[in-house]
Context: one part of a larger RNA
RNA sequence: UUGGGUUUAAAGGGAGCGUAGGUGGUUUGUUAAGCCAGCUGUGAAAUACUGUAGCUCAACUACAGCCGUGCAGUUGGAACUGGCAGACUUGAGUGUACAAGAGGAAGGUGGAAUUCGUGGUGUAGCGGUGAAAUGUUUAGAUAUCACGAAGAACUCCGAUUGCGAAGGCAGCCUUCUGGGGUACAACUGACACUGAGGCUCGAAAGUGCGGGUAUCGAACAGGAUUAGAUACCCUGGUAGUCCGCACAGUAAACGAUGGAUACUCGCUGCCGGCGAUACACAGUCGGUGGCCAAGCGAAAGCGUUAAGUAUCCCACCUGGGGAGUACGCCGGCAACGGUGAAACUC
Numbered sequence: 001u002u003g004g005g006u007u008u009a010a011a012g013g014g015a016g017c018g019u020a021g022g023u024g025g026u027u028u029g030u031u032a033a034g035c036c037a038g039c040u041g042u043g044a045a046a047u048a049c050u051g052u053a054g055c056u057c058a059a060c061u062a063c064a065g066c067c068g069u070g071c072a073g074u075u076g077g078a079a080c081u082g083g084c085a086g087a088c089u090u091g092a093g094u095g096u097a098c099a100a101g102a103g104g105a106a107g108g109u110g111g112a113a114u115u116c117g118u119g120g121u122g123u124a125g126c127g128g129u130g131a132a133a134u135g136u137u138u139a140g141a142u143a144u145c146a147c148g149a150a151g152a153a154c155u156c157c158g159a160u161u162g163c164g165a166a167g168g169c170a171g172c173c174u175u176c177u178g179g180g181g182u183a184c185a186a187c188u189g190a191c192a193c194u195g196a197g198g199c200u201c202g203a204a205a206g207u208g209c210g211g212g213u214a215u216c217g218a219a220c221a222g223g224a225u226u227a228g229a230u231a232c233c234c235u236g237g238u239a240g241u242c243c244g245c246a247c248a249g250u251a252a253a254c255g256a257u258g259g260a261u262a263c264u265c266g267c268u269g270c271c272g273g274c275g276a277u278a279c280a281c282a283g284u285c286g287g288u289g290g291c292c293a294a295g296c297g298a299a300a301g302c303g304u305u306a307a308g309u310a311u312c313c314c315a316c317c318u319g320g321g322g323a324g325u326a327c328g329c330c331g332g333c334a335a336c337g338g339u340g341a342a343a344c345u346c
Stems, first nucleotide, its partner, number of pairs: 003318004007300002012314001014201004021194003025088007033081002035077008049065006091191001092188003095184004103177007110154001114150008125136002162169002206247006216240001220236004258313006266291009295302002319346003328339004
């Protein structure tokens, strides 16, 4: 390389939009590029293969035949792929109606808790632990009551729930706004799928500037524990945690399972519609769970939400270590990220 693979053995890009490219529904006509057939030319010789012959045989050699799967031209064919012209509606989109949702952005607002402050009551402890101590307290703490302030998070509802492309999203209200579903089948008429590059989004931690700082809390300090204890436990506590703007671009970014389409027994929950309502029985579309037939799988298991049966497109893998390292390049304020070897060794 061919091939074989990618839930867990190496391997699905963190996610979307989309360029080039690849692939693409039903049908009519046409074309003849791909495709198929015939013919012509060419496809050097030697070699190879078959036969015959010559050296006593063989190797070797000579002659004849065959082959040369290819290329070009030409004459036809028209099923399939492609091109061109036309038609269609089931894919896709639009429209009308309806219902659902922690989808997003901004603004407003509520109660509980926490901490702090002021005042009242009240007196000797409080706090913390395995046990203690550091800490705090007669300058009146802890406890309790009243009032006030601040910041952050939203108990119950709450779910095996819902929404979102993923990251993710939860008090309540308002405004703006994205997407999906169902019903109808009015409109467009293949407008589709995927997507190398590219662009955008992307938890937490981190960075820059400006705010904010109640809680918690890396670093740090102290107290313990211990042989030691740069830890686990305790008392404090800065950055951070929160907001705005900008950067960063990584995660066990997980369903460790890329996207799309079609097909393939069933049973049973839940969510959103439609239909039918009589109380029953029970249909249909979309989603989300559990269990299984066939099938698949090394097994665990998967099983109409496939890891089954197929097609299309992208990404990725090819023994372990060295190593996601070095070097180079690109990006970044930096931290670092992306790309990504080899020697050597087993």
Molecule: small-subunit ribosomal RNA, central domain
Organism: uncultured bacterium